[in-house]
Context: one part of a larger RNA
This record gives sequence, C1' cells and structure tokens, in this order.
RNA sequence: CUGGGUGUAAAGGGAGCGUAGACGGAAUGGCAAGUCUGAUGUGAAAGGCCGGGGCUCAACCCCGGGACUGCAUUGGAAACUGUCAAUCUAGAGUACCGGAGGGGUAAGUGGAAUUCCUAGUGUAGCGGUGAAAUGCGUAGAUAUUAGGAGGAACACCAGUGGCGAAGGCGGCUUUCUGGACGGUAACUGACGCUGAGGCGCGAAAGCAUGGGGAGCAAACAGGAUUAGAUACCCUGGUAGUCCAUGCCGUAAAACGAUGGAUACUAGGUGUAGGAGGUAUCGACCCCUUUUUGUCCCGGAGUAAACACAAUAAGUAUCCCACCUGGGGAGUACGACCGCAAGGUUGAAACUC
Repeated sequence: CUGGGUGUAAAGGGAGCGUAGACGGAAUGGCAAGUCUGAUGUGAAAGGCCGGGGCUCAACCCCGGGACUGCAUUGGAAACUGUCAAUCUAGAGUACCGGAGGGGUAAGUGGAAUUCCUAGUGUAGCGGUGAAAUGCGUAGAUAUUAGGAGGAACACCAGUGGCGAAGGCGGCUUUCUGGACGGUAACUGACGCUGAGGCGCGAAAGCAUGGGGAGCAAACAGGAUUAGAUACCCUGGUAGUCCAUGCCGUAAAACGAUGGAUACUAGGUGUAGGAGGUAUCGACCCCUUUUUGUCCCGGAGUAAACACAAUAAGUAUCCCACCUGGGGAGUACGACCGCAAGGUUGAAACUC
C1' cells in the first nucleotide's frame, strides 16, 4: 500500500457556512467519451509455457503451437455511466396561514440579598472552629430601626422541560433580527448531499487599552493543625471575575468520549410543540390518528463484553476527517500564526 477499523481497546475534526472535487431522483429521444463486441495492423528474435524431436540421459540444442492479458485504426450495440435536447414532481426550495420557544442583538427597568456610609435605640461582647487563635469591638462593635450609595447575580416558577450548529442561553419591558415546526399543495422544477483548501463562530483562563469594583477570590500575609504543613480549616486580601473595543483559538471529560446526509427494519410507557377525527349545544377533559423534538424500557439484529436498539453501536449507499504497539513526544527542527503566553503542522535516533 492493500486490508481492517474509529462509544469504552489506537482512532470523529470543537462546531458551522461553503470553493474545487467526489457522489446524485423519475420518464423520453439523440450522440457514442467510458462500457461491450467483430475485423485489420502491430505487440522483433531469444527467453518463459504446452506438444514433439536431437546429443546414451540430463543440462543444452532444434521444430511447431499458443501466449505476450497491450496499443492503434476501423465496423457495430445502446442496457448502465457520461453528454445534449425537451419533459415530470416523490428530493430540495419558495409562497400563504398558524401556534411554541432562557435563539441572537441593543436600550431601559424591578425586587430580594451581601457590603459600605449617615442617623436613632442599645451594651459588652461579636465572629469563627473539631477545639481554638489571628481578626473586629467601650474612639460603642455584633443586634435592631430608618435613610442613602454602589456593583454583581436573578430565589420561587424550574421539569432526564424549551431554544440554539456547537460554544452556550433564565427577573421584567421594548427595539431590530435568525432558525425550526405544523397545515395548505399555489409556484420553481433536481436547483440536491458531502466537502480537501478557505472563511466566519468558538467555555474558562490569559493578554492590550480605557472604565468599574459589592460579593467571591489565584498570588500574598497572618492564625491554627502537624514531626514538618510552602496544604486541607480560619481571619484578611491583590490580580481576576463585570463593561467597551481588540487579541488569543485552546479544551479538561469543547462528551452522546458516538462526523454529516438519505432510505429501510417489532413494539410499549412518558413528556414538549402542532394538526385532524370522535364526543359535546359549545369549550375544556377523555378517547383516538398523525407529525416534529426529547427521555425511559424492550424484540430482531449487532457487539470482545458492557451494552446499542427508528435519536442504532442494526441493514445499505455517498462524501469528509482520523487510526495502525508502548516510550521518546504532541517533544526537536523548519514553516505559518500570535503583543506575549503560546498555538497549528509535526519527525528521528535510541529503547522495551
């Protein structure tokens, strides 16, 4: 390489949009590039293979056959692939009607709580722990009442519930705005799927500049514990956490450790959003059908087992990514990116 694989053994890219490329629905006609078939030419000889023959045999040599699976030219076939023309509606999209949603963005706003400040009441403790101490407090703390300031987060509702491609999203109101779903079947007529490169997105931490700073809290200081205690516990506390703009571009378990798309393959019970039917005077409820999402159980099948099981790890097709013993090593070198931290790509010697 081929092959075999990728939930947990090595292995799915963090996730999307999309270029080239690969692959691609139904029916009709043409062409004949692929494909199939006939003919002709060529495919040197020797060698190899098969059948004979000659040296006493063999090696060796001679004769014949076939082969050289190829290439070129030319005649034909038209199922499949391709291509051209015209057509269709089951894929895909548009339109209209409808309900659901913490989807995104910006602005405004609300209450509870913590902290601080001011004032009142009030007096000796408070706080903290396994027990203490550091700490705070007679310069009046803790507690309690009233007023004020400021920042951050949104109790209950809340749910294996919803939305989003992923990261993620939760007080309330408004602005602008994306997507999905159900129904109708009016329109377009294969416009599709995947996607190397590429482009934008991407938690936390970190970085730059300027703000902000209540609580929490790396670092740091002190008190304990201990043989020691650069920790766990306690008292403090700075970056940071928050906002704006720009970078970083990673994951740690970016996880469903499970790439995307399509089709098919027993059921059962929930739950969320729709639509239809039955019933009813009508609505709700109940029952029932269907669809989209989401959870649990389970048969066939699969699997090394665990388990998965219509949301597949089943049965198939298409495309991409990745793996190929452990260590060395996600290191070195080079290249590219970054302000830096570092990131991406990514070996070998050697060793077991």

This is a predicted structure of a 352-nucleotide part of an RNA (small-subunit ribosomal RNA, central domain) from an uncultured bacterium. The full RNA is in RNAcentral, with records from ENA, Greengenes and SILVA.